[in-house]
Context: one part of a larger RNA
RNA sequence: UUGGGUUUAAAGGGUGCGUAGGCGGGCUAUUAAGUCAGUGGUGAAAGCCGGCAGCUCAACUGUCGAACUGCCAUUGAUACUGAUAGCCUUGAGUACAGAUGAGGUGGGCGGAAUUUAUGGUGUAGCGGUGAAAUGCAUAGAUACCAUAAAGAACACCGAUAGCGAAGGCAGCUCACUAAACUGUAACUGACGCUGAGGCACGAAAGCAUGGGGAUCGAACAGGAUUAGAUACCCUGGUAGUCCAUGCCGUAAACGAUGAUUACUCGAUGUGCGCGAUACACAGUGCGCGUCCAAGCGAAAGCGUUAAGUAAUCCACCUGGGGAGUACGCCGGCAACGGUGAAACUC
Numbered sequence: 001u002u003g004g005g006u007u008u009a010a011a012g013g014g015u016g017c018g019u020a021g022g023c024g025g026g027c028u029a030u031u032a033a034g035u036c037a038g039u040g041g042u043g044a045a046a047g048c049c050g051g052c053a054g055c056u057c058a059a060c061u062g063u064c065g066a067a068c069u070g071c072c073a074u075u076g077a078u079a080c081u082g083a084u085a086g087c088c089u090u091g092a093g094u095a096c097a098g099a100u101g102a103g104g105u106g107g108g109c110g111g112a113a114u115u116u117a118u119g120g121u122g123u124a125g126c127g128g129u130g131a132a133a134u135g136c137a138u139a140g141a142u143a144c145c146a147u148a149a150a151g152a153a154c155a156c157c158g159a160u161a162g163c164g165a166a167g168g169c170a171g172c173u174c175a176c177u178a179a180a181c182u183g184u185a186a187c188u189g190a191c192g193c194u195g196a197g198g199c200a201c202g203a204a205a206g207c208a209u210g211g212g213g214a215u216c217g218a219a220c221a222g223g224a225u226u227a228g229a230u231a232c233c234c235u236g237g238u239a240g241u242c243c244a245u246g247c248c249g250u251a252a253a254c255g256a257u258g259a260u261u262a263c264u265c266g267a268u269g270u271g272c273g274c275g276a277u278a279c280a281c282a283g284u285g286c287g288c289g290u291c292c293a294a295g296c297g298a299a300a301g302c303g304u305u306a307a308g309u310a311a312u313c314c315a316c317c318u319g320g321g322g323a324g325u326a327c328g329c330c331g332g333c334a335a336c337g338g339u340g341a342a343a344c345u346c
Stems, first nucleotide, its partner, number of pairs: 004317003007300002012314001014201004021194003025088007033081002035077008049065006091191001092188003095184004100179001103177007110154001114150008125136002162169002206247006216240001220236004258313006266291009295302002319346003328339004
């Protein structure tokens, strides 16, 4: 390379938007670039392949043919692809109406709890553990009550639920804002799908500057445990955890399952609509689940939310270790990230 694959064996990019490119609905006409056919030219010789012949055979050589799958020109064909022109509505979008949700951003407000402070009641313990000790406490702790302050998180509802592209999103309320969905079928008329590069978003931790600091708590200190204990347990506790702005750009960023479209038995639960009419089932659209037919799969299992049957586009894989390392380059304040080998070895 041909080919085969990517839930769990190596392998789906963390996610979206989108450039180039690739691919693309129905009808009609024109064209004839791709495509197909005929003809002509060219495709050196040698070699290869086939026939025949010459050295006693063979190697070798000669001769004839075939082949040279290509390119150019020309004449035709027009189903498909392309191009051009016109039309269509089912793909896609718009409009109008309805209704949904922890979707996002900013502001305001609330109660419970925690800690601290002050005051009061009150007296000898509290706390912690497997058991203890460190620690706190007669300078009055713990406990209870009152008042005040601060920061962070929002019990119940709460779900097998909902929303979001992913990361993720939960007290209440206001403002701004995004979206899918359903119904009507009014409008546009293929405007579509995917998407190398690129751009944007992207948990936690970490970084920078300035705030904030209740709780928890890396590091650290002490007490235990232990042969030891740089741990697990306990008492403290700094960074951090929170906010603003700017970086970082990674995760078991997982459904370990790329996006889009079409097709392929059913059962059942549930969220949001619609329609019909009635009080009870059934219908229909889009989601979220469970179980299964066919089929698939090495099996586990998947099974209309496919890992089934097909199509288009992108990404990725090719034995283990060395190694996601070295070097180079790019990015970053740094930490580090991206790209990413080889020797050697089994």
Predicted 3D model of a 346-nucleotide part of an RNA (small-subunit ribosomal RNA, central domain) from a metagenome. Its Rfam family is "Bacterial small subunit ribosomal RNA". The full RNA is in RNAcentral, with records from SILVA.